[in-house]
RNA sequence: AUGGCGGUCCAGGCGGCCGCUGGCGGCCUCGUGCCGUCGGAGGAAAGUCCGGGCUCCACAGGACAGGGUGCCGGGUAACGCCCGGUGGGGGCAACCCCAAGGAAAGUGCCACAGAAAAUAGACCGCCUGGGCCUUCGGGCCUCGGCAAGGGUGAAAACGUGGGGUAAGAGCCCACGGGCGGUCGUGGUGACACGGCUGUCGGAAAACCCCACCCGGAGCAAGACCGAACAGGGGGCGGGCGGUUCGUCCGAUGCCCCCGGGUUGUGUCGCUGGAGACGCACGGCAACGUGCGCCGUAGAGGAAUGGUCGCCAUGGGAGCCCCGGUGACGAGGCCCCCAGACAGAACCCGGCUUACGGGCCGCCAUGACC
RNA sequence: GGGCCCAUAGCUCAGCCGGUAGAGCAGCGGCCUUUUAAGCCGUUGGUCGCGAGUUCGAAUCUCGCUGGGCUCA
Numbered sequence: 001a002u003g004g005c006g007g008u009c010c011a012g013g014c015g016g017c018c019g020c021u022g023g024c025g026g027c028c029u030c031g032u033g034c035c036g037u038c039g040g041a042g043g044a045a046a047g048u049c050c051g052g053g054c055u056c057c058a059c060a061g062g063a064c065a066g067g068g069u070g071c072c073g074g075g076u077a078a079c080g081c082c083c084g085g086u087g088g089g090g091g092c093a094a095c096c097c098c099a100a101g102g103a104a105a106g107u108g109c110c111a112c113a114g115a116a117a118a119u120a121g122a123c124c125g126c127c128u129g130g131g132c133c134u135u136c137g138g139g140c141c142u143c144g145g146c147a148a149g150g151g152u153g154a155a156a157a158c159g160u161g162g163g164g165u166a167a168g169a170g171c172c173c174a175c176g177g178g179c180g181g182u183c184g185u186g187g188u189g190a191c192a193c194g195g196c197u198g199u200c201g202g203a204a205a206a207c208c209c210c211a212c213c214c215g216g217a218g219c220a221a222g223a224c225c226g227a228a229c230a231g232g233g234g235g236c237g238g239g240c241g242g243u244u245c246g247u248c249c250g251a252u253g254c255c256c257c258c259g260g261g262u263u264g265u266g267u268c269g270c271u272g273g274a275g276a277c278g279c280a281c282g283g284c285a286a287c288g289u290g291c292g293c294c295g296u297a298g299a300g301g302a303a304u305g306g307u308c309g310c311c312a313u314g315g316g317a318g319c320c321c322c323g324g325u326g327a328c329g330a331g332g333c334c335c336c337c338a339g340a341c342a343g344a345a346c347c348c349g350g351c352u353u354a355c356g357g358g359c360c361g362c363c364a365u366g367a368c369c
Numbered sequence: 370g371g372g373c374c375c376a377u378a379g380c381u382c383a384g385c386c387g388g389u390a391g392a393g394c395a396g397c398g399g400c401c402u403u404u405u406a407a408g409c410c411g412u413u414g415g416u417c418g419c420g421a422g423u424u425c426g427a428a429u430c431u432c433g434c435u436g437g438g439c440u441c442a
Base pairs, nucleotide, nucleotide: 001365002364003363004362005361006360007359008358009357010356012311013310014309015308016307017306018305020040021039022038023037024036025035026034027033028031042341046352047351049350050349051348052347053346054218055217056216057215066214067213068212069211070210071085072084073083074082075081086100087098088097089096090095101209102208106207107206109202110201123150124149125146126145127144129142130141131140132139133138158176159175160174161173162172163171177200178199179198180197181196182195183194184193185192186191222268223267224266225264229259231258232257233256234255235254236253237249238248239247240246275294277292278291279290280289281288282287313338314337315336316335318333319332320331322329323328370441371440372439373438374437375436376435379394380393381392382391388425396412397411398410399409400408418434419433420432421431422430
């Protein structure tokens, strides 16, 4: 210098003018008025993909159904998140990635091609025996044997070498690979190493089996207040009746209570919380504990903006000056342009996606000293 | 703000427990007709919304995006 990997930080700054919105204080003409003062978006506020708090509904307990997660240990309120490991994969490396239980519980699947696709399988081929022919090399027919070679396929029933055989074959042996069982050693464990033994397709992001987890809905949850009002109950009124009780009636008048649902420039829920920052201690780390310190948006068609000036950053054009033979490099002045992704709506922990720039560390290659 | 569904040819749809994508209409060419329509025959046309993953193989299974639609006081 080029290319790459990991981590971390910022989200332009200051001022003037004009606005928006919340809290507090004050004033009057009492209006969601005016004045003053303080505060006012993000790393993702986004997608709504997971997990929780909170609220209402349901609920003895268990099982089934349904959904989810899936190596081990730890962290956490919890998680499908995070940290540290194990195993596997990618990269020369820094480093990164993995839905990573079970195919020896069962059922099903493996198109096309191919003889045969999971109870293996004779198309070409190899071989013993029998028969016929023969130019004596062999050829043809037939009863059988064979999984070594060819060919097909994504995949052909462990790989290489040797023995063995008529020809062959884990049939046997040596070395090697995978998987299961078992024993020993180390480790909390996943697992690693070693011995013995059995065995040798893939696929569970096919059904399924095993282990563990999960009640449902969501702030438009939910609570309160006021208004009108269907309807219901009681009292007052009238009729029947000797009275009470009772019962009936009112073009249903007046008073009280209850009241599903609806509605409201309504109120609360509403922002102080698994909170941020700093230090110490414990831990490899995620994180935890203790102490100190800080106050940091709460709208409801939905505020957090617009404009001007200066400075800073980056890019481009011009001019001046310095160094250099030159290509070019350092500096100054001035003009123009640019500044991403994106806007809280109950709150929080994550993940994912979008996106501008700075800094630090590391790796590879090349050149120079 | 919350919850849910869909995307396949120009249009409307099938295929979705994996095997290489079809149907109707439309378009194009031909036949029939004096001509058109109707009818008959043939034919063209697909990044299966996009990007990854699983698999020998993905429209189909899984994950993440994009676009569209429905619904809740």
This is a predicted complex of two RNAs, RNase P RNA and transfer RNA, with 442 nucleotides together.
Rfam match: Bacterial RNase P class A. About the family: Ribonuclease P (RNase P) is a ubiquitous endoribonuclease, found in archaea, bacteria and eukarya as well as chloroplasts and mitochondria. Rfam classes the family as a ribozyme.
Model confidence (mean pLDDT): 77 of 100.